The part of an RNA shown here (large-subunit ribosomal RNA, domain I) has 498 nucleotides and comes from Sulfurimonas sp. CVO.
The organism belongs to Sulfurimonas, within Bacteria.
RNAcentral holds the full RNA, with entries from ENA.

[in-house]
Context: one part of a larger RNA
RNA sequence: GGCCAUAGGUGGAUGCCUUGGCUAGUAGAGGCGAUGAAAGACGUACUAGGCUGCGAAAAGCCUCGGGGAGCUGCCAAGAAGCUUUGAUCCGGGGAUUUCUGAAUGGGGCGACCCAGCAUGGCGCGAGUCAUGUUACCCUACGGGGGGCGAACUCAGGGAAGUGAAACAUCUCAGUACCUGAAGGAAAAGAAAUCAAACGAGAUUCCCAUAGUAGCGGCGAGCGAAAAGGGAUUAGGGCACUUAGUGAUAAUAUAUUUGUUAGCUGAACACUUUGGAAAGAGUGAACAUAGAGGGUGAUAUUCCCGUAAGCGAAAACAUUUGUAUGGUACUAGACUGAGGAAUGAGUAGGUCGGGACACGUGUUAUCUUGACUGAAUAUGGGGGGACCACCCUCCAACCCUAAAUACUACUACUAGACCGAUAGCGAACAAGUACCGUGAGGGAAAGGUGAAAAGGACUGCGGUGAGCAGAGUGAAAUAGAACCUGAAACCUAUGGCUU
Numbered sequence: 001g002g003c004c005a006u007a008g009g010u011g012g013a014u015g016c017c018u019u020g021g022c023u024a025g026u027a028g029a030g031g032c033g034a035u036g037a038a039a040g041a042c043g044u045a046c047u048a049g050g051c052u053g054c055g056a057a058a059a060g061c062c063u064c065g066g067g068g069a070g071c072u073g074c075c076a077a078g079a080a081g082c083u084u085u086g087a088u089c090c091g092g093g094g095a096u097u098u099c100u101g102a103a104u105g106g107g108g109c110g111a112c113c114c115a116g117c118a119u120g121g122c123g124c125g126a127g128u129c130a131u132g133u134u135a136c137c138c139u140a141c142g143g144g145g146g147g148c149g150a151a152c153u154c155a156g157g158g159a160a161g162u163g164a165a166a167c168a169u170c171u172c173a174g175u176a177c178c179u180g181a182a183g184g185a186a187a188a189g190a191a192a193u194c195a196a197a198c199g200a201g202a203u204u205c206c207c208a209u210a211g212u213a214g215c216g217g218c219g220a221g222c223g224a225a226a227a228g229g230g231a232u233u234a235g236g237g238c239a240c241u242u243a244g245u246g247a248u249a250a251u252a253u254a255u256u257u258g259u260u261a262g263c264u265g266a267a268c269a270c271u272u273u274g275g276a277a278a279g280a281g282u283g284a285a286c287a288u289a290g291a292g293g294g295u296g297a298u299a300u301u302c303c304c305g306u307a308a309g310c311g312a313a314a315a316c317a318u319u320u321g322u323a324u325g326g327u328a329c330u331a332g333a334c335u336g337a338g339g340a341a342u343g344a345g346u347a348g349g350u351c352g353g354g355a356c357a358c359g360u361g362u363u364a365u366c367u368u369g370a371c372u373g374a375a376u377a378u379g380g381g382g383g384g385a386c387c388a389c390c391c392u393c394c395a396a397c398c399c400u401a402a403a404u405a406c407u408a409c410u411a412c413u414a415g416a417c418c419g420a421u422a423g424c425g426a427a428c429a430a431g432u433a434c435c436g437u438g439a440g441g442g443a444a445a446g447g448u449g450a451a452a453a454g455g456a457c458u459g460c461g462g463u464g465a466g467c468a469g470a471g472u473g474a475a476a477u478a479g480a481a482c483c484u485g486a487a488a489c490c491u492a493u494g495g496c497u498u
Stems, first nucleotide, its partner, number of pairs: 001497009015483001016447002020418002022415007029407002031148002039100003042055003046078001049075003061094006070082003105114003115134008136145003152183001153181005163170001167217001193200002204231004214222002235399003238343001240338006248331001252324004258318002263311001264308001268283005284301002286290001292304003348372008358384001379394005434441002454482001457469004
């Protein structure tokens, strides 16, 4: 030096666990904001910090309900207090709500600086303090807008990497991204539609038609529609004049359905092993409750719950439906009469674009930047060049629920989803620490024990670190660097061997 065995150290794999995630679904809700939002700054407790809550009335105030014994949020104790004269806590409503922020009196390097006017206080006074108010745009003068928010929607703009095995038409793709606007959905929508010689009868979505018909440097690729089957169904108004009715929306009241706290809710004992019983044994009970979770191991009967009950529960607020009342204006609705009316710089055309699955092609159809430019139901559009015949519909005005899309948010449910290098980046003071001038990037880090019973006291040591006793505990090789504790790696002791 090597190998082996044993005992340790180091290290944190593995196993077990789960406070957290992921995915999907059901129901709700689908907005907040000048009555100042979202997001923040700074404060605020008996308190130094972080989180949470709150706002100079500051972990809170008032009130109305619920509830019934403990409470003063968490890390996290201590001190001092509160509470059956009902606290803490839960829910409805209200008050307060600094400063920044659309930020709005002016300014500004966000959380700061400086004003005007009115009223009031103080001061002899210059002044100072308090409260209120003062931005801009639109407006019918009543009022409204502005900003924020996850996706979904519509509209205005609009790439490139890529593919074509290069590349230019083409593709990626009207995608990403930017912008505007709105809603709980949006958009679309009651045929100048399809069809085919038969007929259908607004729109939207799904299945299917169909990778078909087609388009295409006929390359790469792109890619319908009608019919059929379903989901869901709903039709109206204006473009004339005039007369009338009356209560649809809205509003008030009553009633009703929900929501926002909650309530009731069955039945077990003994023995035994053990630190501990829920295990084992013996004998019972309940069950419309043997879902689930907790409790010192595995509990229907210990605790929380669970099933069930058209069970009962709401002062206040809000919500669904119904009924009723009154009628000034506005919006709108309905009815009658008369007589009509039928959307023009439009349809179409030429040139140039764009959209249609369709790249100009034999290219219809839709749209429109420029230039033009009809007819008026005895009329006009379409039926994929164009013409005839035939069929079909009536543009150039407007509104319209449902079926459809999405989920930041609330509640619940489920999983041949993860289980701490996984699962969200984040189970922990996580969008934190840290990095970057900045846009931005972005971690690591879970587990003592049933209970802190968290090691009094003694000794060694530097009034250390760390140990040795003692004690707690079932266990301390569970001692806080704490469950289990693999390997690499480092030692000690013994054996064999070079």